Annotation
This is a predicted structure of a 326-nucleotide part of an RNA (large-subunit ribosomal RNA, domain IV) from an uncultured Candidatus Saccharibacteria bacterium. Its mean pLDDT, the model's own confidence on a scale to 100, is 90. It was read from a public genome assembly. Its Rfam family is "Bacterial large subunit ribosomal RNA".
Context: one part of a larger RNA
């Protein structure tokens, strides 16, 4: 001094990012048990009481009744701390073999799209298999996530879908009409059938594109400035300018609030955390879902009661090591 392991006067988290670690609670019987709730549940709620051995009696089981013994009677071991409120996920699963078990994935349930069957989708050069020995109450892919109330407004961009009048447009068809070549032909300057062999106008060619519609649980979007009420503030009203449309309920300094330790209220002696309010929402907001929520959780935050060597502050034991001698 350093592992493991046991004990502690008085306080008792004053330790600390955190009660981190220990400590404490614990078995069974009995009495008892709250808010809230999806009526299942919450619950082992919480908080209390018993517990040993001998006779007797007993439907021999609960138990009665007498008596006995120790500080202790679940006499060892083994075996739950509990409580308030708040976040976030519904919930029982699942994850980063070896730093992360989560508010991360999944999930029943909602929806939207695609498939009519040699489905649509996958894998393969291909044959051929999944998809199914199924058949739209079936498969596939996309998002959301139980449940319970909901889930506004924009189709102008983009993208799906549908339309086919018009515009545009490829090979293709097409061959005006040129070019070269040469028979012939001349006025010698040139012209120049057929044939080959090049170029090629106009017209006639889908689809897509423009173009006309729907479609947001399809990507995605959801405004500014200025004035007004008999104090003041403040603005239910009123002008204006843009815009496809100016964010509805509902929630809100939030897992989201820069300023911010907002401002007030509640715990505290004191409280950047934490709970209720307020709303000026730097930059919530409705299936990249809102806002509840019972139950669930090795989640996360704050508070309490019990306990305690976490600490005031440190001693002391036993093991094994160091370390000192051999």
């Nucleotide at each position: 001094c350093u592992g493991c392991a046991g004990c502690c006067a008085a306080g008792g988290a004053a330790c600390u990012c955190u009660g981190c670690a220990a400590a404490a609670u614990g078995a069974c019987c009995c009495c008892g048990u709250a808010a809230c709730c999806u009526a299942g549940g919450g619950a082992g709620a919480a908080g209390g009481g018993g517990u040993g051995c001998u006779c007797a009696c007993g439907g021999c089981a609960a138990g009665u009744g007498a008596g006995c013994c120790g500080c202790a009677g679940a006499a060892a071991a083994a075996u739950g701390g509990c409580c308030c409120a708040a976040g976030c996920g519904a919930c029982u699963g699942u994850u980063u073999a070896c730093c992360a078990a989560a508010a991360a994935c999944a999930c029943a349930g909602c929806u939207c799209c695609c498939u009519g069957c040699g489905a649509a989708g996958g894998c393969g050069c291909a044959a051929g298999c999944c998809g199914a020995a199924g058949u739209a109450u079936a498969g596939g892919g996309g998002g959301u996530g139980a449940c319970g109330c909901c889930u506004g407004c924009c189709c102008g961009g983009u993208g799906c879908u549908g339309g086919a009048a018009g515009g545009u447009u490829a090979a293709g068809a097409g061959g005006a009409g040129g070019a070269g070549u040469c028979a012939g032909c001349u006025c010698a300057g040139g012209c120049g059938a057929a044939g080959c062999u090049c170029c090629g106008a106009g017209c006639c060619g889908a689809a897509g594109c423009c173009c006309c519609a729907g479609u947001a649980a399809a990507c995605g979007g959801c405004g500014g400035c200025c004035g007004u009420a008999a104090c003041u503030a403040u603005a239910a009203c009123g002008g204006u300018c843009c815009u496809a449309a100016g964010g509805u309920a509902g929630c809100g300094a939030a897992a989201u609030u820069c300023c911010u330790u907002g401002u007030c209220a509640g715990g505290u002696a004191a409280g950047u955390u934490c709970u209720g309010a307020c709303c000026c929402g730097c930059a919530c907001g409705a299936a990249a879902g809102g806002c509840g929520u019972a139950a669930c959780g090795a989640u996360u935050u704050g508070g309490g009661c019990g306990c305690u060597g976490u600490c005031u502050c440190g001693g002391c034991u036993g093991c094994a090591g160091g370390c000192u001698c051999g």